Context: one part of a larger RNA
RNA sequence: UGACGGGGACCCGCACAAGCGGUGGAUGAUGUGGAUUAAUUCGAUGCAACGCGCAGAACCUUACCCACCUUUGACAUCCCGUGCUAUCUAGAGAGAUCUAGAGUCCCUUCGGGGCGCGGAGACAGGUGCUGCAUGGCUGUCGUCAGCUCGUGUCGUGAGAUGUUGGGUUAAGUCCCGCAACGAGCGCAACCCUCGCUUCUAGUUGCCAGCAUUCAGUUGGGCACUCUAGAGGAACUGCCUGCGCCAAGCAGGAGGAAGGCGGGGAUGACGUCAAGUCCUCAUGGCCCUUACAGGUGGGGCUACACACGUGCUACAAUGGCGGUGACAGAGGGAUAAUCCCUUAAAAGCCGUCUCAGUUUGGAUUGUCCUCUGCAACUCGAGGGCAUGAAGUUGGAAUCGCUAGUAAUCGCGGAUCAGCACGCCGCGGUGAAUACGUUCCCGGGCCUUGUACA
Numbered sequence: 001u002g003a004c005g006g007g008g009a010c011c012c013g014c015a016c017a018a019g020c021g022g023u024g025g026a027u028g029a030u031g032u033g034g035a036u037u038a039a040u041u042c043g044a045u046g047c048a049a050c051g052c053g054c055a056g057a058a059c060c061u062u063a064c065c066c067a068c069c070u071u072u073g074a075c076a077u078c079c080c081g082u083g084c085u086a087u088c089u090a091g092a093g094a095g096a097u098c099u100a101g102a103g104u105c106c107c108u109u110c111g112g113g114g115c116g117c118g119g120a121g122a123c124a125g126g127u128g129c130u131g132c133a134u135g136g137c138u139g140u141c142g143u144c145a146g147c148u149c150g151u152g153u154c155g156u157g158a159g160a161u162g163u164u165g166g167g168u169u170a171a172g173u174c175c176c177g178c179a180a181c182g183a184g185c186g187c188a189a190c191c192c193u194c195g196c197u198u199c200u201a202g203u204u205g206c207c208a209g210c211a212u213u214c215a216g217u218u219g220g221g222c223a224c225u226c227u228a229g230a231g232g233a234a235c236u237g238c239c240u241g242c243g244c245c246a247a248g249c250a251g252g253a254g255g256a257a258g259g260c261g262g263g264g265a266u267g268a269c270g271u272c273a274a275g276u277c278c279u280c281a282u283g284g285c286c287c288u289u290a291c292a293g294g295u296g297g298g299g300c301u302a303c304a305c306a307c308g309u310g311c312u313a314c315a316a317u318g319g320c321g322g323u324g325a326c327a328g329a330g331g332g333a334u335a336a337u338c339c340c341u342u343a344a345a346a347g348c349c350g351u352c353u354c355a356g357u358u359u360g361g362a363u364u365g366u367c368c369u370c371u372g373c374a375a376c377u378c379g380a381g382g383g384c385a386u387g388a389a390g391u392u393g394g395a396a397u398c399g400c401u402a403g404u405a406a407u408c409g410c411g412g413a414u415c416a417g418c419a420c421g422c423c424g425c426g427g428u429g430a431a432u433a434c435g436u437u438c439c440c441g442g443g444c445c446u447u448g449u450a451c452a
Stems, first nucleotide, its partner, number of pairs: 001452002003449003007446002010443004015436002019400005026312001029309005034303001042053002064298007073123001077122002079119005087102006105114003125287002128285003134281002136276003139272001141270001146185006152161003165176003191264004196232007205222003210219002235258001238252005314393001318352006330340003359390001364385007406428007
C1' cells in the first nucleotide's frame, strides 16, 4: 500500500421488511447429470453451466458409430500432356461410383485464355490437441462511482498528499474548507424513443359543415385524426420556508410534463490464467492410402433414476355453448392502397351446482390431412373413442416498486415441415414499502493483523 475480521462509524441496492404472484408436490415439454450404448459428437459446470452455443438433429445439418468406397484429393496455386467436355441413354449397385453407347467444348489480337480430363510432385485437407502460448469477441463484479496522471509539497524509502474533512447528490454531483494547483478515463450532457405543442405537407390517410352512398363509396375540403420532417417547451426559471448569504432540500404556483419526466443505447482502471482453438484468425504440437474426402444406414430422439427452466392444471373470480366491441408492432424484394388479419381476455345471454365432476387433459386405439425423394427408428395438425396423475404442494427458494406485477392474446426470426423456447407488440390492470436491527452484495472513512 492492499487484502481480510463472527472490529467500529456513515451510506446504497426488490438486500431484508411490507405486499402480490410463483418454483419445490402432479402430467407431459425442454436442458443437464448419471447410467446405458457400436455411437448415444463436442463444448458450457456456484453466483456468472443446465429452453446455454442450437434463430429450429427425419436425409442434409453432423463434427459421432457401422458398412462400402477415393488418394494431388470436395477446395487453392504452380508444371507437363490432352481436347469427345457438359449432357443424354442403357446396365450393375444401398448409394457414392463403375461399365458400355451417343455426343463437332467456348472465346481469341492466333501469342494464348477459359472449362474439363490424365500424370508427377510441391502441396491441399484436419470441428485433431493446447483458451494455461494468443488475437478478436463475450460474461461477471456493475451503470457500482470509482480508476489515474502532470507539476508542486511531505517522507531515507515503499509511498502519501491531491481523492481526506463539513454539508449535499443517483453520481469523485456540486458547494465550503484544506499544501496543494490543475488535468485525463469514467458520472452527467450530446444520440434514439414515448409524453405536450407550433409550422410545413395532404395521398394510399382523415371527414366538421354541404351534397351523395350499403360503405369516406363519390364530389368537395385538409379543420380534426394520423403520417414524418423542422422547431418550441423544463432551467430549481418563479414564490415560501430550511440551510453557512453556499451547494442543495421540503412545500407551493403555473404547466402536457417538475426537480435525472418514463424507457433505450452507452459498461472507466481492472478482477476471475472466467468462457470460446467447434464462428473467425493464429503460434506450437500431431495425422498425411488417414486423425483427410465421398456415400448409404444408424446415432445426437435411447432410460431404473436425480436436478434446473418453462407449459398445462388441480376448478364456480370457473368449464362449456351462443353472442360480442376495441389494438399495437411486424412480415410479404415494392405496398398508409392489397394480403397475413375475425385479436383474446373483457361485456351480454343460457347451462352445469362442488363431484375426480360438463374439472383436468396425459396415455392408448383407429381414420385422415399437410410438408417433404422419404415421417419405421424420429415431424406437425385434425375427427371419433379412451380418459391417467392431479383437490394448491415439506424443508427450502425465485421474480416484481407502476402502466410495474399479475393476466390476455398478436407478430417475427430460424424454417420445406416442426415452438410450451427466444425476440418483440399491444389489451385489461393491482397490492405494498413502518423502517434499515437482521440476511446478501456494494461504496467511503477508520481500526487490528504473526497474511501478500
Molecule: small-subunit ribosomal RNA, 3' major domain
Organism: metagenome